[in-house]
Context: one part of a larger RNA
């Protein structure tokens, strides 16, 4: 390379949108590029290969043939790939008509709880641990009632529940905005699928400029514990967490399972929704759960949400360290990301 693989051995890109190209659903007609078959030319000689023969055999050598898998032509073939024409509706997609939904941005509002502040009552402890000490307290705390401020979060319902590509969404309302689903089958007629680049999105730390700052809390600090404790456990507490913009582009970003399509026993909950049915139910369709048959599998376990049979297209793997390191080079304000060896060495 080629074969072979990528849930857990090495291996799916973090997720989408899409360009280039790959690949594409049923008739029909037509071209004859692809493709098949016939003849012809070429396809140098040696070499190789088969077969006779000459050196005593072999090697070597001579003749003869085949091979040279190629290219170019000349008349042909029409089935399947390609073109072109014109046609269908199963694939996509739209119109209507319904309902679910923490699906997204942006404004305003809500009460509990926590923390300060101001006042009442009220007095020696309170906090905290394994058990203490730091710490807070007669400058009157904890504890309790009244009033006020502030930022975060958003008990209950909450569920193996829902919605999104994916990260992720979760108190009410309201205004814009996206998807999906079911049902009608009116309309379009193959508009489809993947997707190298590419650009958009992307938790949580972290960066920058500005604001905020209750709780919580890396770093620090004290106080335990211990042989020591640069820890676990206490008492503090800085950046942080929160908002705006603008950067960063990572993750066990997981289902460790790329995206599409079609086939292949069932059972048993559940979300939306549609028929039928007083209802009990039954039955399609789209989610998301266990559980199980063939079948796969190295076993674990996958099994109509396949890790089963099968096309298509990307992306990745090819013993372990060395190393996700080094040099380069793109990116970033930095951290640092992306690409990504080798020597050695087992």
């Nucleotide at each position: 390379c080629u074969g072979g693989g990528c849930g857990u051995a090495a291996a799916g890109g973090g997720u989408g949108a899409g360009u280039a190209g790959g690949c594409g659903g049923c008739g029909c007609a037509u071209u004859g590029g692809g493709u098949c078959a016939u003849g012809u030319g070429u396809g140098a000689a040696a070499a190789c290969c088969g077969g006779a023969c000459g050196c005593u055999c072999a090697a070597c050598g001579u003749c003869c043939g085949g091979a040279u898998u190629g290219c170019a032509u000349a008349a042909g073939a029409a089935a399947c790939c390609g073109g072109u024409g014109g046609g269908c509706u199963g694939g996509a997609g739209u119109a209507c008509g319904g309902g679910a939904g923490a699906g997204g941005u942006a404004a305003g509002c809500g009460g509990a709880a926590u923390u300060c502040c101001c006042g009442g009552u009220g007095u020696a402890g309170c906090g905290g641990u394994g058990a203490a000490a730091u710490g807070c307290g007669u400058a009157g705390a904890u504890a309790u009632c009244g009033g006020g401020a502030a930022g975060a979060a958003c008990a209950c319902c909450g569920g193996u529940g829902g919605c999104g590509a994916a990260g992720g969404c979760g108190g009410c309302u309201u205004a814009c905005c996206g998807g999906a689903c079911c049902g009608u089958a009116a309309c379009u007629g193959a508009c489809g699928c993947u997707g190298a680049g590419u650009c958009a999105c992307g938790a949580a730390a972290g960066c920058g400029u500005g604001g905020g700052g209750a709780g919580c809390g890396a770093a620090c600090a004290g106080g335990a514990u211990u042989a020591g404790a640069u820890a676990c456990c206490c008492u503090g507490g800085u950046a942080g967490u929160c908002c705006a913009c603008g950067c960063c582009g990572u993750a066990a970003a997981c289902g460790a399972u790329g995206a599409g399509a079609g086939c292949u026993a069932g059972g048993u909950g559940u979300c939306g929704g549609g028929c039928g049915g007083a209802g009990a139910c039954g039955u399609c369709c789209g989610g998301u759960g266990c559980c199980g048959g063939a079948g796969c599998a190295a076993a674990c376990g996958c099994a109509a949400u396949a890790a089963g049979c099968u096309c298509u297209c990307c992306g990745c793997c090819u013993g372990g360290g060395g190393a996700g390191u080094a040099c380069g080079g793109u990116c970033g304000c930095a951290a640092g990301a992306c690409u990504g060896a080798a020597a050695c060495u087992c």
Model confidence (mean pLDDT): 90 of 100. Small-subunit ribosomal RNA, central domain from an uncultured bacterium, 346 nucleotides, folded computationally.